This is a predicted structure of a 491-nucleotide part of an RNA (small-subunit ribosomal RNA, 3' major domain) from a metagenome. Model confidence (mean pLDDT): 81 of 100. It matches the Rfam family "Eukaryotic small subunit ribosomal RNA". The family is grouped with related families in Rfam's "SSU clan".
Context: one part of a larger RNA
C1' cells in the first nucleotide's frame, strides 16, 4: 500500500430494489448453442463481459468440413540430361461425373519456354491470440488518476487527494502544511425544438390575376377544385447558410445568507438524445478483416489452387434472443383518411428505383416511358386509428402450424421442398409454475415504412415516424459499486 471481512458509517445505480407497465418462462413456428447423429455435419466465443454474435439470413461460389478428379499460379541459384530433341499441346477408341490426352493403345505436334536432383522460394479460413501488433470489449458510467516544490517518517510511503455543506461529477463552496499544476468530468462535436429578422430560390412554394368546372338568398359575391401566368410580387408555409436565443439571468422561500436548492413568473426551451472519453489492468476476444506478423507444420499422392456433388438445414432431447397467438377493446367485408427517415442504372461489375395503358384470380407478364434526382417513381393517398356493415362466445368466421395439388419468379441449377400466389387441410394454443428481463416521457407499449444483408429475401439488426398510458421523481431492504474508519497469522 492493496485485497479481503456473514466489521462499521456515508454516498449511488430501473444491467438494483419500491410503485407500475411490457413481458419472457407455458403453445405453435423462425433462428442460435449444446447434445446426440453422420463422409462431413468446419469453426471460433460459454456468468455478467458466449448462445437474431464472428456484421454468420451458407443452393453453387462463399468454404475452412466430406468424396472425387484436374492444374502448378515449384521464384532463383548450382548441378544433371539435352538440338541426332529438354519438354509441350492432341483427335479418335477405351476410361471418366466430365468434350479433364486424367491415364492406357496410336502416332503426330512443338522446340529450350521446360524435365530429373539438389539447396531455397512461394501459398495456405494450416496450429498458437498462452509469442505479437492493431483494432474491439470489459473492469467502469462510475469519478477517478498524476507529477513538481514544501512538510511528515529512517524508509516503504503519506500529504496534497480533507471534518463539513453542495453537485450528475475530485462539481464547487469552505476548511487546511500545503502550494501551484496536468489528465479524466465539465467545456467540446453531432442532432432535436424557436426566429413574420439576414441571405436567396422554375429542381421548393404561396399569395394575388385571368380561364374553367362546381356549391351556396346565383346577382355584386362567398367558399371548394383543376389549369395557365407571357418573369406579376413575395418567402408565411418548404429548403439551408450565417447568425442570434438560457446564463438557474427574473422574483419569492431555504441554505454560514456561501456553493447550490425548492417554487413560480416570462418563455420554443428552465435537465432532448447520442457521440468523445482518463490512469491501471484482463494472459478477455479475434492469427477466419488485412500483401499486419514470430514461430511450428504441410508444400506436387499438396493443408496451394481449381472443377463436380454433398455438408454447415440432418433430430428422442436441454438452454438463450425473437415472431404469431390464445380472440368481441376482436375477427372478416367494404368505405374514408393522414407520415418520417432513406435508397435508386455503379469502379475493374454481370446485378438500379420504377410510372401510365393492356392481359391474368393472384403470384406476375407484355408494351411504351420518367429518373445519375428537391425534377421521375411521389402529394411516396403506410399500418394501427375512424366510419358502416357481417359475426355473437362456440378450439368458433379465434389461431394459421402442418401436409396435399396447382401456377409464376430468381437463378447454369430450386429434390433436402429461394421467395411468392392461388384452391383444399385446419394442429397446438382458453394469458403461461419455480424463476427472470427491459424500463420513467412523445419513454414503455401497439402499428407499419426505410436501409443493411440480397440474383432470388426479414420472423435479424440499425434507424424512422403514427397512435401513446400506468407508476415514482424516492430508498439503501437485495444485487452490486465507490469513498472514510476498523481488523487481518493474506500478497
Nucleotide at each position: 500500500u492493496g485485497a479481503c471481512g456473514g466489521a462499521a458509517g456515508g454516498g449511488c445505480a430501473c444491467c438494483a430494489c419500491c410503485a407500475g407497465g411490457a413481458g419472457u418462462g407455458g403453445a405453435g413456428c423462425c433462428u442460435g448453442c449444446g447434445g446426440c447423429u453422420u463422409a462431413a455435419u468446419u469453426u471460433g466465443a460459454c456468468c455478467c463481459a458466449a448462445c437474431a454474435c464472428g456484421g454468420g439470413a451458407a443452393a453453387a461460389c462463399u468454404c475452412a468440413c466430406c468424396c472425387g478428379g484436374c492444374c502448378c499460379g515449384g521464384a532463383c541459384a548450382c548441378u544433371g540430361u539435352a538440338a541426332g530433341g529438354a519438354u509441350u499441346g492432341a483427335c479418335a477408341g477405351a476410361u471418366u461425373g466430365a468434350c479433364a490426352g486424367c491415364u492406357c493403345u496410336u502416332u503426330c505436334u512443338u522446340g529450350a519456354u521446360u524435365c530429373g536432383g539438389u539447396g531455397g522460394g512461394u501459398g495456405g479460413u494450416g496450429g498458437u491470440g498462452c509469442a505479437u501488433g492493431g483494432c474491439c470489449g470489459u473492469u467502469c458510467u462510475u469519478a477517478g488518476u498524476u507529477g513538481g516544490u514544501g512538510g511528515a517518517g529512517c524508509g516503504a510511503u503519506u500529504u496534497g487527494u480533507c471534518u463539513g455543506g453542495u453537485u450528475a461529477a475530485u462539481u464547487c463552496c469552505g476548511a487546511u502544511a500545503a502550494c501551484g499544476a496536468a489528465c479524466g468530468a465539465g467545456a467540446c462535436u453531432c442532432u432535436a425544438g424557436c426566429c413574420u429578422g439576414c441571405u436567396a430560390a422554375a429542381u421548393a412554394g404561396u399569395u394575388c390575376a385571368c380561364c374553367g368546372a362546381u356549391u351556396g338568398c346565383c346577382u355584386u359575391c362567398u367558399g371548394u377544385c383543376g389549369g395557365u401566368g407571357u418573369u406579376a410580387a413575395c418567402u408565411u408555409c418548404u429548403u439551408a447558410g450565417a447568425g442570434g436565443g438560457a446564463c438557474a439571468a427574473g422574483u419569492g422561500g431555504c441554505g454560514u445568507u456561501u456553493a447550490g436548492c425548492c417554487a413560480c413568473a416570462c418563455g420554443a426551451g428552465a435537465u432532448u438524445g447520442a457521440g468523445c472519453a482518463a490512469u491501471a489492468a484482463c494472459a478477455g476476444g479475434u492469427c477466419u478483416g488485412u500483401g499486419a506478423u514470430g514461430c511450428c507444420c504441410u508444400u506436387a499422392g499438396a493443408u496451394g489452387u481449381u472443377c463436380g456433388g454433398g455438408g454447415c438445414c440432418g433430430c428422442a432431447c436441454g438452454c438463450g434472443c425473437g415472431c404469431u397467438a390464445c380472440a368481441c377493446u376482436g375477427a372478416a367485408g367494404g368505405a374514408a383518411u393522414c407520415a418520417g427517415c432513406g435508397u435508386g442504372u455503379g469502379u475493374u461489375u454481370u446485378c438500379c428505383c420504377u410510372g401510365a395503358u393492356c392481359c391474368g384470380a393472384a403470384a406476375g407478364g407484355a408494351c411504351c416511358g420518367g429518373g445519375u434526382a428537391a425534377c421521375c417513381c411521389g402529394u411516396u393517398g403506410a399500418a394501427c386509428c375512424u366510419c358502416c356493415u357481417u359475426c355473437g362466445u362456440g378450439c368458433u368466421a379465434g389461431g394459421g402450424a402442418u401436409u396435399g395439388g396447382g401456377g409464376c419468379u430468381u437463378g447454369c441449377a430450386a429434390u433436402u421442398a429461394u421467395u411468392c400466389c392461388c384452391c383444399a387441410u385446419g394442429a397446438a394454443c382458453g394469458a403461461g409454475g419455480a424463476a427472470u428481463u427491459c424500463c420513467c416521457a412523445g419513454u414503455a407499449a401497439g402499428c407499419g415504412c426505410g436501409a443493411g444483408u440480397c440474383a432470388u429475401a426479414a420472423g435479424c439488426u440499425c434507424g424512422c415516424g403514427u397512435u401513446g398510458a400506468u407508476u415514482a421523481c424516492g430508498u439503501c431492504c437485495c444485487c452490486g459499486c465507490c469513498c472514510u474508519u476498523u481488523g487481518u497469522a493474506c500478497a